[in-house]
RNA sequence: GCAGCCGCGCAGGCGAUCGCGGGGCUCGUCGCAAGACGGGCCUCGAGGAAAGUCCGGGCUCCGCAGGACAGGAUGCCGGGUAACGCCCGGUGAGAGAAACCUCGAGGAAAGUGCCACAGAAAAUCAGACCGCCCGAUCCGCUCUGGCGCAUCGGGUAAGGGUGAAAAGGUGGGGUAAGAGCCCACCGCGCGAGCGGUAACGUUCGUGGCAAGGCAAACCCCAUCCGGAGCAAGGCCAUGUAGAGGGGCGUCCGAGGGUCGUCCGCCCGAGCCCCUGGGUAGGCCGCACGAGGCGUUCGGUAACGAGCGCCCCAGAGGAAUGACCGCCGGCACGCCAAGGGCAACCAAGGCGCGCAACAGAACCCGGCUUACGAGCAACUGCUACC
Numbered sequence: 001g002c003a004g005c006c007g008c009g010c011a012g013g014c015g016a017u018c019g020c021g022g023g024g025c026u027c028g029u030c031g032c033a034a035g036a037c038g039g040g041c042c043u044c045g046a047g048g049a050a051a052g053u054c055c056g057g058g059c060u061c062c063g064c065a066g067g068a069c070a071g072g073a074u075g076c077c078g079g080g081u082a083a084c085g086c087c088c089g090g091u092g093a094g095a096g097a098a099a100c101c102u103c104g105a106g107g108a109a110a111g112u113g114c115c116a117c118a119g120a121a122a123a124u125c126a127g128a129c130c131g132c133c134c135g136a137u138c139c140g141c142u143c144u145g146g147c148g149c150a151u152c153g154g155g156u157a158a159g160g161g162u163g164a165a166a167a168g169g170u171g172g173g174g175u176a177a178g179a180g181c182c183c184a185c186c187g188c189g190c191g192a193g194c195g196g197u198a199a200c201g202u203u204c205g206u207g208g209c210a211a212g213g214c215a216a217a218c219c220c221c222a223u224c225c226g227g228a229g230c231a232a233g234g235c236c237a238u239g240u241a242g243a244g245g246g247g248c249g250u251c252c253g254a255g256g257g258u259c260g261u262c263c264g265c266c267c268g269a270g271c272c273c274c275u276g277g278g279u280a281g282g283c284c285g286c287a288c289g290a291g292g293c294g295u296u297c298g299g300u301a302a303c304g305a306g307c308g309c310c311c312c313a314g315a316g317g318a319a320u321g322a323c324c325g326c327c328g329g330c331a332c333g334c335c336a337a338g339g340g341c342a343a344c345c346a347a348g349g350c351g352c353g354c355a356a357c358a359g360a361a362c363c364c365g366g367c368u369u370a371c372g373a374g375c376a377a378c379u380g381c382u383a384c385c
Base pairs, nucleotide, nucleotide: 001381002380003379004378007375008374010372012327013326014325015324017322018321020045021044022043023042024041025040026039027038028037029036030035047357051368052367054366055365056364057363058362059229060228061227062226066263067262068261069260071225072224073223074222075221076090077089078088079087080086091105092103093102094101106220107219111218112217113214114213115212129160130159131156132155133154134153135152136151137150139148140147141146168186169185170184171183172182173181187209188207189206190205191204192203193202194201195200233284234283235282236281243275244274245273246272247271248270255267256266257265291310292309293308294307295306296305297304298303329354330353332351333350334349335348338345339344
């Protein structure tokens, strides 16, 4: 220098002018007052993702939410947390030369189902297409020992072929040919010891080995889940009043209640339909919180605890902007101190231009997605000393 791989912080800075939203103080006008309108000053005013609304919680209400069924989510182990499907640390498996990364990582001897095409055969003692071996018969050759071809019967899963997958693998023995039929090693199952909190690892013994894959197929097992959401919910106001007609019902109870169904539970004297009648919204919730920053201690870490300091948008169809100057960054053009034999490199100066993704709406913890430039560590290659 290039390629890769990981992590971190930042999101241009300062000032002036004009403007926008919230809060506080104050002045003027009107008003008995509450207050309304206008002006001045001070102060605060987006993000790392405010986004997608995908998980988890706080908060609020509903019958405190009981039972059964249904449904959903998660799925190696340990830890963190308010909680999680998140995070941290491990184990196992996999990719890579490495740094490092990835994993929907429970159960396939509970049951059901599926395994395309190809292939003879695709699942419980499987399966003879070619091949190999044995026997019988016919025919041919013959040096009478046999050999070859065809058909039939039987044996064989070693070899070939098909396939993603062919019922352990390699080697040897064995056999008519073969085969865990027997043996060694590897693999697998089971048992025990040791290490580890555990997942798991490792060693020894044992069984010739019986059960292929798919559970992002149904299913089984374990754990968790009450529902709805700030248009929650509360207060004030209100034409959801008041009026006419009809029907049902008042404990043998209509109707109602924010769990999908049933049971259980609670409230319960009103409820439903028709005619006609039209207005208006405001305040709270709402920002002091699982809060931020710094530091010390515990922990490998996620994180936790103590101490100190700080107060930091609030809202409603929605404010946080525009412009100028200086400084900083990047790209381009021109000039250029200087270095070099040269090609060329180049501090610096001037000009011009550019500056990403994107806008809180009850709040918080995550995940995912969008996106700019920078820095550090690590891995590999190359060049020079």

Bacterial RNase P class A from a Myxococcales bacterium, 385 nucleotides, folded computationally. The gene name in the source record is rnpB. Taxonomically the source falls in Myxococcales (Bacteria, Pseudomonadati, Myxococcota, Myxococcia). Its mean pLDDT, the model's own confidence on a scale to 100, is 77. The sequence is in RNAcentral, with records from ENA. Rfam family: Bacterial RNase P class A. Rfam's curators write: Ribonuclease P (RNase P) is a ubiquitous endoribonuclease, found in archaea, bacteria and eukarya as well as chloroplasts and mitochondria. It is annotated as a ribozyme.